The part of an RNA shown here (small-subunit ribosomal RNA, central domain) has 350 nucleotides and comes from an uncultured prokaryote.
[in-house]
Context: one part of a larger RNA
C1' cells in the first nucleotide's frame, strides 16, 4: 500500500447550502510537467541470489556474475492524465409562454364544536362505570331556547391524491416569497458533480421573557379495583399544549436504504402534462417528458426481500463498520441559562 462491508447480522451523518480537495462532456492545434521508449551517470564494499574454486564436508572464506526494480541528465514519441489558446452543444444555467401544488411567511376574516357568564322555560336528579363511588345539583343542576364573551382546533371534500432538502404542510381572501413540471424556431458556452471544515434549518419535550389559557392533560387529590395497586377505569387539576421573541439540537429525525450520472424486459393503477384523434362547442380517447404506488423478467441476496424510485450493471465524491458487555459511559475539549448535546476511551470480563 492493496483486498471486506454498511435495508433487516456491526456500520448512510436528521436535512440542506457550500469552502478546501477529489472527480470531470465534444472536437482542434499547441507545450511536454506526468507517461513510454532509448543511451548515459550514479546506485561503495560486505551480505541475498546464481556460478567455479580453497579448508577431507560444513559452517566459514576466495573469484566471477547477477541484481541493487532507485534517482540524475539527455535524445525521441504525443496516445493518454495535465498546462496554453481558439472552438462547440448534448451537460449545467439563463430567457419566453404556460400548468398543479395542506412549499414558506404576513395580515384580515368565517362556520360548527366546546367552555364560561347573563336571562327565559322547567323542578329532581345529572354525570360516570363492568358495576359503583368520589364529584355536581332544590342557593334550581342535567335538559331546553336566546344572547354575551372566549380559546383552540380546522368537519365533508380528503385520495391508495398533492407539496417540501430534511423537519414539515390541510377553513376562507388578499399581500409578499421559495422551488418543480411542460413547451420554445431564444441565449450563455463544461459555467459541471460531490463535498473534510464551515454555516443554515430542523418534530416532540424541555428552558428564558412577556401575554395567553376554552378543551385536553404530566404531576397531583380524591373515588374504585385489588392481597398490595405509587397503575390499567371514574371524579377533579397545575405545568404543558397557544402566540411573540430567544434558548436547546435530539429521535424507530425510518424507506432503519448518501448524493450525482449512465445503461438494464414488461402489465397495472394515480397525479401534473405539451400534443395528437374525434367532435360545431362540450366531452371522449392516446399520450412524449415528469412524479407517485402495486406486480413482476433477467440479474442480485444468507434469506426476507429487491427489482428503471434497484438491494441490477458501472462511474464520481462524502459519510459511517470491524466481537459482546463495561459505554455512547469516565476524563479532557467544545457549546448550553439549565436540563443536558457534541466528540470519545480505558481497566476489566465473557
Nucleotide at each position: 500500500c492493496u483486498g471486506g462491508g454498511c435495508u433487516u447480522a456491526a456500520a448512510g451523518a436528521g436535512c440542506g447550502u457550500g469552502u478546501a480537495g477529489g472527480c470531470g462532456g465534444a472536437a482542434u492545434g499547441g507545450c511536454a510537467g506526468g507517461u513510454g521508449u532509448c543511451g548515459g551517470g550514479u546506485g561503495a564494499a560486505a551480505g541475498c541470489c546464481c556460478u567455479c574454486g580453497g579448508c577431507u564436508c560444513a559452517a566459514c572464506c576466495g573469484g566471477g556474475g547477477a541484481a541493487c526494480u532507485g534517482c540524475c541528465c539527455g535524445g525521441c514519441a504525443a496516445a493518454c492524465c495535465g498546462c496554453c489558446a481558439a472552438u462547440c452543444u448534448u451537460g449545467a444555467g439563463g430567457c419566453a409562454g404556460g400548468c398543479a401544488g395542506a412549499g414558506g411567511u404576513g395580515a384580515c376574516u368565517g362556520g360548527a364544536a366546546c367552555a364560561a357568564c347573563u336571562g327565559g322555560u322547567g323542578g329532581a336528579g345529572c354525570g360516570g362505570u363492568g358495576a359503583a363511588a368520589u364529584g355536581c345539583g332544590u342557593a334550581g343542576a342535567u335538559a331546553u331556547c336566546a344572547g354575551u364573551u372566549g380559546g383552540a382546533a380546522c368537519g365533508c371534500c380528503g385520495g391508495u391524491g398533492g407539496c417540501g432538502a430534511a423537519a414539515g404542510c390541510g377553513g376562507g381572501u388578499c399581500g409578499c416569497u421559495g422551488g418543480g413540471c411542460c413547451u420554445g424556431u431564444u441565449c450563455u458556452g463544461a459555467c459541471g458533480c460531490u463535498g473534510a471544515g464551515a454555516c443554515g434549518c430542523g418534530a416532540a419535550a424541555g428552558c428564558g421573557u412577556g401575554g395567553g389559557g376554552a378543551g385536553c392533560a404530566a404531576a397531583c387529590a380524591g373515588g374504585a379495583u385489588u392481597a398490595g395497586a405509587u397503575a390499567c377505569c371514574c371524579u377533579g387539576g397545575u405545568a404543558g399544549u397557544c402566540c411573540a421573541c430567544g434558548c436547546c439540537g435530539u429521535a424507530a429525525a425510518c424507506g432503519a436504504u448518501g448524493c450525482g450520472c449512465a445503461c438494464u424486459a414488461g402489465g397495472u393503477a394515480u397525479g401534473g402534462g405539451a400534443g395528437a384523434c374525434u367532435c360545431u362547442g362540450g366531452c371522449g380517447u392516446c399520450g412524449a417528458c415528469u412524479g407517485u404506488g402495486c406486480c413482476g423478467u433477467a440479474g442480485g441476496a444468507a434469506a426476507a426481500c429487491u427489482g428503471a424510485u434497484a438491494a441490477g450493471u458501472g462511474c464520481g465524491c462524502c459519510g459511517c463498520c470491524u466481537g459482546g458487555g463495561g459505554a455512547g459511559u469516565a476524563c479532557g475539549g467544545c457549546c448550553g441559562c439549565a436540563a443536558g448535546g457534541c466528540u470519545a476511551a480505558a481497566a476489566c470480563u465473557c